Glycine riboswitch aptamer from Clostridium aciditolerans, 100 nucleotides, folded computationally.
The source organism's lineage runs through Bacteria, Bacillati, Clostridia, Clostridiaceae and Clostridium.
It matches the Rfam family "Glycine riboswitch aptamer". Gene Ontology term of the family: glycine biosynthetic process.
Its mean pLDDT, the model's own confidence on a scale to 100, is 81.
RNA sequence: AUGAUUAUAGCGUGAGAUAACAUUUUGUUAACCGAAGGAGCAAUGAUAUAGCACCACAACUGUAUCAGAAACUUUCAGGUAAAAGUAGCGUUAUAUGACG
Numbered sequence: 001a002u003g004a005u006u007a008u009a010g011c012g013u014g015a016g017a018u019a020a021c022a023u024u025u026u027g028u029u030a031a032c033c034g035a036a037g038g039a040g041c042a043a044u045g046a047u048a049u050a051g052c053a054c055c056a057c058a059a060c061u062g063u064a065u066c067a068g069a070a071a072c073u074u075u076c077a078g079g080u081a082a083a084a085g086u087a088g089c090g091u092u093a094u095a096u097g098a099c100g
Base pairs, nucleotide, nucleotide: 006095007094008093009092010091011090012089013088018030019029020028021027022026031080032079033078037076038074039073040072044067045066046065047064048063049062050061051060
């Protein structure tokens, strides 16, 4: 020096789902949404243990524990006029530095 990936920030884009009552930008009641965040787990892997097998190791099967993804699930939180915000996507900057 190339600049994968990741993180942060800026800019752009960006859904879904509500009524009533009270009153003062909220509260109560019932309903609803999933794309801030949080939580849950499948294949699989590791460890231990039992059975089978066995000279022994290994292999196979079961149980337990740990790790283990999401746009799936949940609806704790958040949201259901507008505004704001929002995962994801694009882009810019900074940092990192896979590969060559």